Model confidence (mean pLDDT): 89 of 100. c-di-GMP-I-GGC riboswitch aptamer from Candidatus Brocadia, 80 nucleotides, folded computationally. The source organism's lineage runs through Bacteria, Pseudomonadati, Planctomycetota, Candidatus Brocadiia and Candidatus Brocadiaceae.
[in-house]
RNA sequence: CUCGAUAAAGGCAAACCCAGGGUGACCUGGGGGCGCAAAGUGUAGGGUCUUUAGAGAUAAAGACAGCCUUACUGCCGAAA
Numbered sequence: 001c002u003c004g005a006u007a008a009a010g011g012c013a014a015a016c017c018c019a020g021g022g023u024g025a026c027c028u029g030g031g032g033g034c035g036c037a038a039a040g041u042g043u044a045g046g047g048u049c050u051u052u053a054g055a056g057a058u059a060a061a062g063a064c065a066g067c068c069u070u071a072c073u074g075c076c077g078a079a080a
Base pairs, nucleotide, nucleotide: 002080003077004076011036012035016031017030018029019028020027021026034066040072041071042070044069045068046067047064048063049062050061051060052059053058
């Protein structure tokens, strides 16, 4: 440096519930824990979803970083 342990110290927090925001996808806070070795950050390329317009093909504006790729950063040090 790669890599990822029946290791150590920790971290994050799915579904769902409550409150609030948004036309909506969804987001924020609290509870909750399915899971995660980047489930840290970035929409850069795809993908899925929402809204509007359209007969349609599609287009535009959004959402999802816990869909994938990728970029940057990060704890520890078993085996290889």